[in-house]
Molecule: small-subunit ribosomal RNA
Organism: uncultured prokaryote
């Protein structure tokens, strides 16, 4: 695109077409074939004329009309032939004399329910029989035989017979074409042919007898399966596919089988005999029936019309005719079933209206749509005229079609779509639900995909869905395709049949090519006109029908015939290289065993071990033997050989290539379905042999296990003969010939030139590595093609099932060979890229590891955490990167949690009304408190001159507050992590089909993509560095609260005066850059040493974190989108809880002691805090502290005393270590220390003697020790942040743990190894082989039965036409038998289907 389509929603009108595709199911009913009195009695009607009925009798009923089961057929197409038939038609020829005997109807009697039917009589004809005649005709032994007829009548006709021709319709043969299976390979006995009869309309095994012993088939016989063919129809650019409704033109069939019969014709749709199934009647005795004719019935089914009108018109039967018939046939009815047409209204119209969907609240959008104004009437509807079709008459259709008049926008619009393919987007609901889906999918709380609604798109009286067929699909490739790696070259040669085939002469004319004749129905399709207003539809004409038969003709090619040819091909004749092959024999190393010797304790074996062998003498070592296997070196990308595959050395048999020659032979040649043959290991069978190896198999490790890998042993088998086997990653993953297409090198074998002492040139064969042109998807291949070409084979057609079932051939088997389906997925696969990985590989870093110090895990508390536990233990963060984390500090508050109590425009903000003298503040009741409900006192603020306004306050109602509910997987900031790791990237250019590479790789260097060099790359840009900040050193300015050299004073305290030199404060500068020498390095960048410097190769330290990961972390800080809650998830308050505790972790603290407890001596430090504060200093207290309090808003006064340091004393103990516990007593801060701070002071003295596997930090002012201050904070810190005090040890080095960075490389990962992904096991489910049977269907093939028919044979029954006539004969009929056959039966086989306990595998989840 299409449809005989059918389902769903909607459905105005008309034309012109279609309308059981299933059940060739079974039918009620009524209609489909009758007609002739001009063939013929009879009966009836009628006064005749004439008519009616049923019967004889002609014609027709074989046509029209449905249906497609059956049929692989000469069934059908298409072209040819002959041995034939043909009624009624045409046209002719002769001819129609004369007889005779029946019998239906009739009448009469019977049977039967009925359908029917029997029996007497009677009758006639174009009905039946003989006789005459016979131009033709027929049969003939050529002498002869035989064979026709019908009247009727209106007197002109129509008929009847025989002939031979026609035309029309038939019948039979022939060629070619006509569906797929070889998992159907052999099939036939009347079978094949001949002779002869019989048979037919007519050839013919069509039948029968006898003979031979034929035919068919690999060009597909048989057999099974599916099917009416055809012109056309549908699709396609064609060439093809797929089809065979309506129309046409063969063919077959009528309930299934099966036969004949009349007949011009039938083995007969609406005839007739038999079987069978089914229906239906019925008085049970016996009959009737066939809608695949038109309607219409049940059934099936997704589905497919009226029991309707006329014979007006084409056509058909009969008939002289008028006429009758006629579900053919014309017409109406139904049905959007399809094709075409045509309405459903036009025009104007912006207040861009209402409503209705959106919003970013403005608007956009529905949208000129509408309403409103002005118009028009097509189509329906209504009334009036009224047809062609008819050639005299006759019109179903039909009062239609057309025409003209009225009225009035009036009666008339749906369907599907809208995530991409595909033309159309937003909102709402929903929450992997409900549903969508043609494919990718899509839907788990912001869905253009689902369901709704608003708008868009597409089509349009239709619109979608589903089914089908073709197209896209060049994806069975003829046109027009492939096999190195995606599927795909047979393992390899030989060879049959087909296929192809070298150059050249002549014949021919099969293939080819022309040009003629035939034929190729009609419609159709296609071009040009013509009629329905157009179209759809009808119609004239052409043209086409690509075919196929015939004939004339070329003679280039190709076939065939002949001839001669030498270049393909083979032969010969002289070389020649080889692990080619087969068979027989020699040979030496090694291993192993045996048999002496010497010799002593082990060997062996492994990562280490041990099985394991040895004092009965092993390994070792020397002599001597036996025995089987394989042949070190040479040796090579080296040679041969088809392939498999082949390696000491001889000899002997034997095979193929090469070179050289140019004799001989002339095309002998290639390839090669089926065929044969050879064909690595293994592997099988007899029968040898049997040294090392060595499956199984045992033992010993090794492991969680170890049926393995590793070890000690070992049987088959490796071996030899002789027969199977028949497969390999049999690989170049590349069938085989031939020809042409650039080179470079490097070997092997021949011979040939130059040059001659080993060389170079050309060349022929063969074996490599590289490349150009080409060619491939790319990798790659490239005269050894995977290039350009040609011939033959094989083979391939999505992955899985499965190279598997079944079946067939092959084998002793193992098994192989050929070789599917069911069913299931949306893939699979191939080459590249670019990541990630790897128990690949290089090179490199990092307290990564090694080398140290010192720790954690073992104690006992602190804290966080899971887990319990609870009314509640709020939440949140979980490997590194969660667990002294959000918390820089939960008694209350904090607080989010929980039990009670309580409020409801709220504790907090805005707006609208009102209203008052408040608000605010002290004291004092009830109450656990919020709250409440009273008393008294003290008191207002801004603007305005004032009047009032406003702020507050309090009331109401309503928008709204309000939420530490939720989602951090809707987000914004913010942060960790990798990693302070050196890397991420553009922009031009080049390079590839592309993805993408290059740059950014490489050689060196460096902390670094730092820098040099190089280089199809040449630049940039965030990143490194550098600049910021502080420490280390001077310098210059400044000098108070700081500081004191030198000068004065002193109460001796920088205290004073004074000074600003010095410390020190803090601004602003200097200084360091591989500069400089030396060496190395490539004359570079660096690196390595040394000077100088306070400091040296980034000085040290901080701050700074590229592209990005991790859907990390946070909605409980802040914003914030969407849900969610509003007398409560919101607000207030009192308790209580975040503080439980059988346990487990993580972080720390204190220790376990002598480098130490304990008293005591007293010196020296940074940073930083203070006024609701820090306090000197006096005084009480043993002590926390208390009472007084100077001084300080701070370089001024204060915290503030620095600890380790030193001295002495304990001396190895659970201790004068250790401080958990715990008891009284006390301090402090707070409304308050019960739950639940913090200290003090005495008393109390618990584990705990250095900590298992494991596991952390840290490289120099570092670790380690040791004090100090700080936020937070009323108290409260072992905890974080911050300071200084002392002050260390070691790194050889980069195998190895971990993490990282660049190159390479391999990948079946790409949510990227925490990847992927194999098998069994269990489950559910779907197909499916096997299966002991079991059902059925179809066939074969023995037999048995054999209705009806004809044929043959009998015919003693009965018998009108002719003979004869007295009997009777001829014929003819019934009956009867034989063969044949339809069903039906028994028996045994093939096949193909269903079920089928139980089974095997396989897919899916």
């Nucleotide at each position: 695109a299409a449809c005989g389509a059918a389902c769903g929603c909607u459905g105005g009108c008309g034309g012109c077409a279609u309308g059981c595709c299933u059940a060739a199911u079974a039918c009620a009913u009524g209609c489909a074939a009758g007609u002739c009195g001009a063939a013929c009695g009879c009966a009836c009607c009628g006064c005749a004329a004439g008519g009616u009925g049923a019967g004889u009798g002609g014609c027709g009923c074989a046509c029209g009309g449905g249906u497609g089961a059956g049929u692989a057929a000469c069934a059908c197409g298409u072209g040819g032939g002959a041995a034939u038939c043909u009624g009624c038609c045409c046209a002719g020829c002769a001819g129609u004399g004369g007889g005779g005997a029946a019998u239906a109807a009739c009448c009469a009697a019977g049977g039967g329910a009925a359908a029917c039917u029997u029996u007497c009589g009677c009758u006639a004809a174009u009905a039946c029989c003989g006789u005459a005649u016979a131009c033709g005709c027929c049969c003939u032994a050529c002498g002869g035989g035989g064979g026709a007829a019908a009247g009727a009548u209106u007197u002109a006709u129509c008929g009847c017979u025989c002939c031979g021709a026609g035309a029309u319709g038939g019948u039979c043969c022939c060629g070619c074409g006509u569906c797929g299976g070889a998992u159907u390979a052999g099939c036939u006995u009347g079978u094949u042919g001949g002779u002869g009869a019989g048979g037919u309309a007519a050839c013919g095994g069509c039948u029968c007898a006898c003979c031979a012993a034929g035919g068919c088939u690999a060009c597909g016989a048989u057999c099974g399966g599916u099917a009416g063919c055809u012109g056309g129809u549908c699709u396609g650019a064609g060439a093809g596919g797929a089809u065979g409704a309506u129309c046409a033109g063969c063919c077959a069939c009528a309930c299934u089988g099966g036969a004949a019969c009349u007949g011009a014709g039938a083995c007969a749709c609406g005839g007739u005999c038999c079987a069978g199934a089914c229906u239906c009647c019925u008085g049970c005795g016996g009959g009737a029936g066939g809608c695949a004719g038109c309607a219409g019935u049940g059934g099936g089914g997704a589905a497919u019309a009226u029991u309707g009108g006329a014979c007006a018109a084409u056509g058909g039967g009969c008939g002289c005719a008028a006429g009758c018939c006629u579900g053919a046939u014309c017409c109406a009815g139904c049905c959007a079933u399809g094709c075409c047409g045509c309405g459903u209204g036009a025009g104007u119209g912006a207040a861009g209206a209402a409503g209705g969907c959106u919003u970013u609240a403005g608007g956009g959008u529905u949208g000129u749509a509408a309403a409103g104004c002005u118009c028009u009437u097509u189509c329906a509807g209504c009334a009036g005229g009224g047809a062609a079709g008819a050639u005299g008459a006759u019109g179903a259709c039909g009062g239609u079609a057309c025409c003209u008049g009225c009225a009035g926008a009036a009666g008339a619009a749906g369907c599907c779509c809208c995530g991409g393919c595909u033309a159309a987007c937003u909102c709402c609901g929903u929450g992997c639900c409900a549903g969508c889906a043609g494919c990718c999918u899509c839907g788990g709380u912001a869905a253009u995909a689902c369901g709704g609604a608003g708008g868009g798109g597409g089509c349009a009286a239709g619109c979608g869905u589903u089914g089908u067929u073709c197209g896209g699909a060049a994806u069975c490739a003829c046109u027009g395709g492939g096999c190195g790696u995606a599927a795909a070259g047979c393992g390899u040669a030989c060879g049959u049949a087909g296929g192809c085939g070298g150059g050249u002469u002549u014949u021919u004319a099969a293939g080819u090519c022309a040009g003629g004749a035939g034929u190729g129905a009609a419609a159709g399709c296609c071009c040009c006109g013509g009629g329905c207003u157009c179209a759809a539809c009808c119609u004239g004409g052409g043209a086409a029908c690509u075919g196929c038969u015939u004939u004339u003709g070329a003679a280039a090619c190709u076939g065939a015939g002949a001839g001669a040819c030498u270049u393909g091909a083979a032969u010969c004749c002289g070389g020649c290289a080889g692990a080619g092959g087969g068979u027989g024999g020699c040979g030496g190393a090694a291993u192993u065993c045996c048999c002496c010797g010497u010799g002593u304790a082990g060997a062996g074996g492994c990562g280490a071990a041990a099985u394991u062998c040895g004092u009965a003498g092993a390994u070792a070592u020397g002599g001597g033997g036996a025995g089987g296997a394989a042949c070190a070196c040479c040796a090579g990308a080296g040679g041969c050989g088809u392939a498999g595959g082949c390696g000491g050395c001889c000899a002997c048999c034997u095979g193929g290539a090469c070179c050289g020659g140019u004799a001989u032979u002339g095309a002998c040649g290639c390839a090669g379905a089926g065929g044969u043959a050879c064909g690595a290991a293994a592997g099988c069978g007899u029968g040898g042999g049997g040294a090392g190896c060595a499956a199984a198999c045992a033992g010993g490790a090794u492991u969680a296990g170890a049926u393995a890998c590793c070890c000690u042993g070992g049987u088959a088998g490796u071996c030899c003969a002789c027969g199977c086997c028949g497969u390999a990653a049999a690989c170049g993953a590349u069938g085989a010939g031939c020809g042409c297409u650039a080179g470079u090198u490097g070997u092997c074998g021949a011979g040939g030139g130059u040059a001659u002492u080993a060389a170079c040139c050309a060349c022929c064969g063969g074996u490599a590595a590289c490349g150009u042109a080409g060619c491939u998807a790319a990798c790659g291949c490239g005269u050894u093609a995977a290039g350009c070409a040609c011939u033959c084979c094989g083979c391939c057609u999505g992955g899985g099932g499965a190279g598997u079932a079944c079946g067939g051939c092959c084998g002793c088997a193992a098994g192989g060979u050929u070789a599917a389906a069911a069913c299931u997925c949306a893939a699979a696969g191939g080459a590249a890229u670019u990541g990630a990985c790897g128990g690949g590989g290089g090179c490199c870093c990092g307290c990564a590891c090694a080398a140290g110090c010192g720790g954690u895990g073992g104690a006992g508390c602190a804290u966080g955490u899971g887990g319990u536990u609870u009314a509640a233990u709020u939440c949140g963060a979980c490997g590194c990167a969660a667990c002294g984390c959000g918390a820089a500090g939960a008694a209350c508050c904090u607080u989010a949690c929980c039990a009670g109590c309580c409020c409801u425009u709220g504790a907090c903000a805005u707006g609208g009304g009102g209203g008052u003298c408040g608000c605010g503040g002290a004291g004092g009741c009830c109450g656990a408190g919020a709250u409440g409900g009273g008393u008294u006192c003290c008191u207002u603020c801004c603007c305005g001159c004032a009047a009032g306004g406003g702020a507050c306050c309090c009331c109401c109602a309503c928008a709204c507050a309000g939420g530490u509910g939720c989602u951090g997987c809707a987000u914004g900031g913010c942060u960790g992590u990798c990693g302070u790791c050196a890397g991420c990237u553009c922009g031009u250019g080049u390079c590839g089909u592309g993805a993408g590479a290059u740059g950014u790789u490489g050689g060196g260097u460096u902390a670094a993509g730092u820098c040099c060099c190089g280089c199809a790359a040449c630049g940039a840009g965030c990143g490194c560095a550098a600049c910021c900040c502080u420490c280390a050193u001077c310098u210059u300015c400044a000098g108070u609260u700081g500081c004191c050299a030198g000068c004065g004073g002193u109460u001796c305290g920088g205290c004073c005066g004074g000074g600003c030199a010095c410390u020190c404060u803090g601004a602003a500068g200097a200084a360091a850059c591989u500069g400089c020498c030396g060496g190395u390095g490539a004359c570079a960048a660096g690196c390595c040493g040394g000077a100088g410097g306070a400091a040296g190769g980034u000085g040290g330290g901080g701050a700074u974190g590229a592209c990005g990961u991790c859907a990390a972390g946070u909605c409980c800080u802040c914003a914030u989108g969407g849900c969610c809650c509003u007398u409560a998830c919101g607000g207030g308050c009192u308790g209580g809880g975040c503080u439980a505790c059988a346990c487990a972790c993580g972080u720390g603290c204190u220790a376990c002691a002598a480098u130490g407890g304990c008293g005591g001596u007293g010196a020296a430090a940074a940073u930083g805090g203070g006024u609701u504060g820090c306090a000197a200093c006096c005084u009480c207290g043993c002590g926390a502290g208390g009472g007084g309090g100077a001084g300080c808003u701070a370089a001024u006064c204060u915290c503030u005393a620095a600890a380790a340091a030193c001295c002495g004393u304990c001396u190895c103990a659970g201790u004068u270590c250790g401080g958990a516990u715990u008891g009284u007593a006390u301090u402090c801060u707070g409304c308050a220390a019960c739950u639940c701070g913090a200290a003090u002071a005495c008393a109390u003295g618990a584990a705990g003697u250095u900590g298992g596997a494991a596991u952390c930090g840290c490289u120099a002012g570092u670790a380690a020790u040791c004090g100090u201050g700080g936020a937070u904070c009323a108290g409260c810190a072992u905890g974080c942040c911050a300071c200084g005090g002392u002050g260390a040890a070691u790194a050889c080095g980069u195998u190895c743990c971990c993490g990282g960075g660049c190159c390479u490389u391999g990948u079946a990962c790409a949510c990227a190894c925490c990847g992927c992904c194999c098998g069994u096991c269990a489950c559910a489910c779907c197909a499916u082989g096997g299966g002991a049977g079991u059902u059925g269907g179809u066939u074969u093939u023995a037999c048995c039965c054999g209705a009806a028919g004809g044929c043959a044979g009998u015919g003693c029954g009965c018998u009108a036409a002719c003979c004869g006539a007295u009997c009777g004969g001829a014929g003819g009929c019934a009956g009867c038998c034989a063969a044949c056959c339809a069903c039906g039966g028994u028996a045994a086989g093939g096949u193909c289907a269903g079920c089928g306990a139980c089974u095997g595998g396989g897919g899916u989840g």